């Protein structure tokens, strides 16, 4: 320098062929329960969907740049 990937909630991940509210596990918070801690059960709170722009009635999704990042070639 060249080609392919990834970037979503503290972590590890889904998200179809753009379309209703952006989720799951863990983890935390609170309540149940327990002498009491853990387990268990119930409710919750947490996200500019790397950044920027652009197409679009509509963008996490589709293009373009740019920033970290993993592999390969050279």
């Nucleotide at each position: 320098g060249g080609g392919c990937g990834g970037u979503u909630a503290g972590c590890u991940c889904a998200g179809c062929u753009g379309g209703u509210u952006a989720g799951a596990g863990c983890a935390u918070u609170a309540g149940u329960c327990u002498u009491a801690u853990a387990c268990a059960c119930u409710a919750g709170g947490g996200g500019u969907c790397a950044a920027g722009g652009g197409u679009u009635c509509g963008a996490a999704u589709c293009c373009c740049u740019u920033a970290c990042u993993g592999c390969c070639c050279a």
Record summary:
Transfer RNA from an archaeon, 74 nucleotides, folded computationally. It matches the Rfam family "tRNA". It is annotated as a transfer RNA.